This is a predicted structure of a 681-nucleotide part of an RNA (large-subunit ribosomal RNA, domain II) from a marine metagenome.
Context: one part of a larger RNA
RNA sequence: GCCAGGGAGUUUUUCUAUAUGGCGAGGCUAACUAAUUUUAUUAGGUAACCGAAGCAAAAGCAAGUCUGAAAGGGCGUUAGUCAUAUGGAUAAGACCUGAAGCCAGAUGAUCUAUUCAUGGACAAGGUGAAGUCUUUCGAAAGAGAGAUGGAAGCCUGAACCGUUGUUGUGUACAUGCACUCGAAUGAUCUGUGAAUAGGGGUGAAAAGCUUAUCUAAUUUGGCGAUGGCUGGUUCCUGCUGAAAUAUGCCUUCGUAUAGUCUUGUUUAGUUAGUUAACGGUGUAAAGUACGGAUAAAACUCGCAGGAGCUAAUGCUUACGGAGUUUUUUCCAACUCAGAAAUUGUUAAUUGCUUAGAACAAGAAACAGGGUCAGUAUGUAAGAUACUGUUCCGAGAGUGGAAUAACACAGACUAAAGUUAAGGUCCUAAAAUUUAUGCUAAGUGUAUCGAAAGGUGUCUUGAACCUGAGACACUGGGGAUGUAAGCUUAGAAGCAGCUAUCAUUUAAAGAAAUCGUAACAGAUCACCUAUUGAGGUCCAAGGCCCUGAAAAUGGACAGGGCUAAAGCAUAAUACCGAUACUUUAGAGGCACUUAUAAAAGUGUUCUGGUAAGCAGGCGUGUAAAUUGUACAGAAUUUCUUUCUAAAGAAAGAAUGGAACGAUUUGCAAUGAAAAUCCUGGU
Numbered sequence: 001g002c003c004a005g006g007g008a009g010u011u012u013u014u015c016u017a018u019a020u021g022g023c024g025a026g027g028c029u030a031a032c033u034a035a036u037u038u039u040a041u042u043a044g045g046u047a048a049c050c051g052a053a054g055c056a057a058a059a060g061c062a063a064g065u066c067u068g069a070a071a072g073g074g075c076g077u078u079a080g081u082c083a084u085a086u087g088g089a090u091a092a093g094a095c096c097u098g099a100a101g102c103c104a105g106a107u108g109a110u111c112u113a114u115u116c117a118u119g120g121a122c123a124a125g126g127u128g129a130a131g132u133c134u135u136u137c138g139a140a141a142g143a144g145a146g147a148u149g150g151a152a153g154c155c156u157g158a159a160c161c162g163u164u165g166u167u168g169u170g171u172a173c174a175u176g177c178a179c180u181c182g183a184a185u186g187a188u189c190u191g192u193g194a195a196u197a198g199g200g201g202u203g204a205a206a207a208g209c210u211u212a213u214c215u216a217a218u219u220u221g222g223c224g225a226u227g228g229c230u231g232g233u234u235c236c237u238g239c240u241g242a243a244a245u246a247u248g249c250c251u252u253c254g255u256a257u258a259g260u261c262u263u264g265u266u267u268a269g270u271u272a273g274u275u276a277a278c279g280g281u282g283u284a285a286a287g288u289a290c291g292g293a294u295a296a297a298a299c300u301c302g303c304a305g306g307a308g309c310u311a312a313u314g315c316u317u318a319c320g321g322a323g324u325u326u327u328u329u330c331c332a333a334c335u336c337a338g339a340a341a342u343u344g345u346u347a348a349u350u351g352c353u354u355a356g357a358a359c360a361a362g363a364a365a366c367a368g369g370g371u372c373a374g375u376a377u378g379u380a381a382g383a384u385a386c387u388g389u390u391c392c393g394a395g396a397g398u399g400g401a402a403u404a405a406c407a408c409a410g411a412c413u414a415a416a417g418u419u420a421a422g423g424u425c426c427u428a429a430a431a432u433u434u435a436u437g438c439u440a441a442g443u444g445u446a447u448c449g450a451a452a453g454g455u456g457u458c459u460u461g462a463a464c465c466u467g468a469g470a471c472a473c474u475g476g477g478g479a480u481g482u483a484a485g486c487u488u489a490g491a492a493g494c495a496g497c498u499a500u501c502a503u504u505u506a507a508a509g510a511a512a513u514c515g516u517a518a519c520a521g522a523u524c525a526c527c528u529a530u531u532g533a534g535g536u537c538c539a540a541g542g543c544c545c546u547g548a549a550a551a552u553g554g555a556c557a558g559g560g561c562u563a564a565a566g567c568a569u570a571a572u573a574c575c576g577a578u579a580c581u582u583u584a585g586a587g588g589c590a591c592u593u594a595u596a597a598a599a600g601u602g603u604u605c606u607g608g609u610a611a612g613c614a615g616g617c618g619u620g621u622a623a624a625u626u627g628u629a630c631a632g633a634a635u636u637u638c639u640u641u642c643u644a645a646a647g648a649a650a651g652a653a654u655g656g657a658a659c660g661a662u663u664u665g666c667a668a669u670g671a672a673a674a675u676c677c678u679g680g681u
Base pairs, nucleotide, nucleotide: 001681002680003679004678005677006676011092012091014089015088016087017086018085019084020083021082022081023080026050027049032044033043034042035041036040054061055060064075065074066073067072095232096231098229102222103221104220105219106218107217113196114195115194116193117192118191119190120189121188122186124156125155126154127152131148132147133146134145135144136143137142161182162181165179166178168177169176198214200210201209202208235616236615237614238613239612240611245258246257247256248255249254261362262361263360264359265358266357267356269352270351273349274348275347276346277345278344279343280342286335287334291331292330293329295327296326297325298324299323300322301321303320306317307316308315309314368392369391370390372388373387374386375385376384377383397408398407399406412585413584414583415582416581417580418579422575423574424573425559426558427557431572433571434570435569436568437567438566444561445560452546453545454544456543457542458541459540460539461538463536464535465534474529475528476527477526479503480502481501484498485497486496509524512523513522514521586606587605588603589602590601591600592599593598617670619667620666621665622664623663624662625661626660627659628658636653637652638651639650640649641648642647
């Protein structure tokens, strides 16, 4: 892991609602007693309890009473009670499983910590303290030298003890092995026996150790501790069907009340949609009448500083300031005016199984999320918080390659047809459809690219030139006064300053560019010849190009596609869903007729999580009734039939002795899950 078996809303108390039944102004017994068919019934038993009268704080009054001066207002003015069943609450372990912990009593020092008692162990080598002897020196104290000697928490290094590194190697969870390393006569190591015990011990102190357990051991009990937390919670079908919001809470994964959902009873018509009339509003857009901001101009004021002038009071003034006027640009905290939408009342109409309202009972839920439109914060976000809407949640089907919430569309069953969104070259159902253009970039065929550029190409419009010859190429000319004046070493069209005339001309600047030290020189403007038909320039639009960078090799879904299978505009066919239509059937609900449980009619009914309500299937057992079975019960395997399903029945084989049906009651009553339990494998 798999299989089998086991495995979770129970029981009692009290209260409450509903259903059914008994009796009923009453209802009912409890303990207990007696009897017996002797362990459960029957007969007694009215104590208690509930009800039959309430109101008031109470005295008290009473179908009333309390309050109040009164009017009025509050509560009340006869149906209960007992039993059973079910839902809910209550107290209990209270649906099941699950802590870490807290307390009490015991058990532990064969591990380990420290201590005590009594024993044991330490190869070999090195160094060579004191002391002693000899000797030298010395008066001595003493000092030196040589021997001897054998000290030391000394040195090297086995046993023994330890365990530094390798992040070596190994591990069936549990400390191993290998190499390397530390200490090794000592605060050494070690055998045996003993002592200290859990808020206690022991500790050269690491919160270490205290039997693989230590920031408080183990074990038994309190104990089914508690858990607003996790997980699990077992058959079927029918009807309805949520909420993730508000407010409070030591409240934020909880809970209470409200809102939303369900069921029942009662009530009553109601108004969801549409239209009209009369009203509310101050948003969008807009505007500048108010408040505030904003650009420019003109006028007025010398108002501050500065400047100039003046003998001085003062005067003038670019800039600045204040005010007025005109025009300009705006505003969440501006509005003279002001939509759409939305909303109140009334009326009409449509619709109604209405919806609704009241009361009673039962909940779930109070982590929400996405699109679109809008607001706030934010650089932004698949961001956060709000408002409205709709969808997912709790919604299947079709399309979008795949894809909770995007598009279409709300799935009772079966069949046929028609469409929606979206598509129609192949994968792959349906057009290689029709008409006219554009694109050459594989742009594109997918939601996805900016500012800025393009002599890419198509379209449109304006202006100007043009057979008196345009535009472009090519040939020729491009001069004179003059080297204009000044400046300068020089300055001659071309360093710089000033001026920028005139003449000859078909035309030619006191020169647009290069060049020289300065000249020279090469071009240009301008003119002419040649050629012979459109050209130049501006603006706007369509498609396209550049701009354009991301990490495995790669994506229009892929193949592939170029007068498209791309883009734009228009048109006609077809495909395409559980949508729509038709036919048949099932169920729900309402009504009618009926009567037991049926028929008919109607139905814009029949997706569904949490949840509520309703009806059934199956298991065990008790009672009553009634059956099957050795001419083959239960069981097991296979097959078939029936039902909407839980399930039921039949046949064949197996098996070899029990097992059903109907009605009613009772329940340790239904498993796929709980890191579920036990066993098997």
RNAcentral holds the full RNA, with entries from SILVA. The coordinates come from a structure-prediction model, not an experiment, and the mean pLDDT is 82.